[in-house]
This record gives sequence, C1' cells and structure tokens, in this order.
RNA sequence: GGGGCUGUGGGCUAGUCUGGUAUGCUCCGGGGUUCGGGACUCCGUGACCUGAGUUCAAAUCUCAGCAGCCCCA
Repeated sequence: GGGGCUGUGGGCUAGUCUGGUAUGCUCCGGGGUUCGGGACUCCGUGACCUGAGUUCAAAUCUCAGCAGCCCCA
C1' cells in the first nucleotide's frame, strides 16, 4: 500500500440476508416469599462505534472515517 471480518446497556448477546415496537442472560435498584439468608419469582433503570446520504421510516441499505483482528504485498 491492497483485501476481508467485526463494532449493540456496566459485562455478554439475538436481530442485519428480506428496513417497520431493539431480544434474552447477567449486574444494579425495588417488591413478594423467609425469623433472617440463599434459592425462586415479579417490576424497573440503562445500548445500536462516529459523521453524512437514501427513505414516510435505518442497528439493518450506500459513502467516508475511527478502533480491533486476520490475510496479501
């Protein structure tokens, strides 16, 4: 220098192909159960790497950039 893959709550993750309410687990906060704890259970908080474009509507499509990994030179 060229090419490919990946990026989603504090941690992990589904959804992307085929645009339409962002899924689940865990952590955290609260409630129930218990003499108390644990376990179980219910409720709640919090996320689409950045910018631009297309569209009624973008995590998803397009372009550029950033970061990580891999391959070629």
Molecule: transfer RNA
Organism: Candidatus Fermentimicrarchaeum limneticum